[in-house]
Molecule: TPP riboswitch aptamer (THI element)
Organism: uncultured Cryomorphaceae bacterium
RNA sequence: CUUAAACUUUAGGAGUGUCAAAGUAGGUUUUGACUGAGAAAUAUCCUUGGAACCUGAUGAGGUUAGCACCUACGAAGGGAAAAGUUCAAUUCUCUUG
Numbered sequence: 001c002u003u004a005a006a007c008u009u010u011a012g013g014a015g016u017g018u019c020a021a022a023g024u025a026g027g028u029u030u031u032g033a034c035u036g037a038g039a040a041a042u043a044u045c046c047u048u049g050g051a052a053c054c055u056g057a058u059g060a061g062g063u064u065a066g067c068a069c070c071u072a073c074g075a076a077g078g079g080a081a082a083a084g085u086u087c088a089a090u091u092c093u094c095u096u097g
Base pairs, nucleotide, nucleotide: 005086006085007084008083009082010081011047012046013045014044016041017034018033019032020031021030022029023028053078054077055076060071061070062069
């Protein structure tokens, strides 16, 4: 100088898009494809030590069939918790050297 967190219980928060085809007066539905932890799953992710998710944003640049993705915006503004069991670290005690 660096090194830390994991799990369980209860409770809570959050997202669910894009493209194609078919159907429908329309809202929208079904099927297939893509990305993803999750694209309505008795699932997934996140809960202040908080980039889960929302706002700014129908936003900016790159990129993609499109969404996704990358960069900045940006530690900007918001955002849902308690208990327990381990682990790590530190301290103390004992034993050995």